The RNA shown here (transfer RNA) has 75 nucleotides and comes from a Candidatus Woesearchaeota archaeon.
RNA sequence: GGGCCAGUAGCUCAGCUUGGAUAGAGCGUCUGCCUUCUAAGCAGAAGGUCGGGAGUUCAAAUCUUCCCUGGCCCG
Numbered sequence: 001g002g003g004c005c006a007g008u009a010g011c012u013c014a015g016c017u018u019g020g021a022u023a024g025a026g027c028g029u030c031u032g033c034c035u036u037c038u039a040a041g042c043a044g045a046a047g048g049u050c051g052g053g054a055g056u057u058c059a060a061a062u063c064u065u066c067c068c069u070g071g072c073c074c075g
Base pairs, nucleotide, nucleotide: 001074002073003072004071005070006069007068010027011026012025013024020058029045030044031043032042033041051067052066053065054064055063
C1' cells in the first nucleotide's frame, strides 16, 4: 500500500441480508417486597447522539461515501 471483519446500554451481544411502528435481551446498577441480617427469589426503575461526518429517501442502527479505532490476511 491492498483486501476482509468488527464498533449498538456499564459489560457480552441480537437486530443490518429484505429501510418503516415507542431500539431490544442477558448480566450488572438502583429501589421496593421477602429475610434477624446477607445471599437467593419476586416486582419495578434508570441507563443509548446505534464509532464520527456527509449523502440518498416521506422515513436510515439498516443503503452509499469519507474518516476514526481494533483485529485478521496478502504484498
It matches the Rfam family "tRNA". It is annotated as a transfer RNA. From the family's description: Transfer RNA (tRNA) molecules are approximately 80 nucleotides in length.
RNAcentral holds the sequence, with entries from ENA.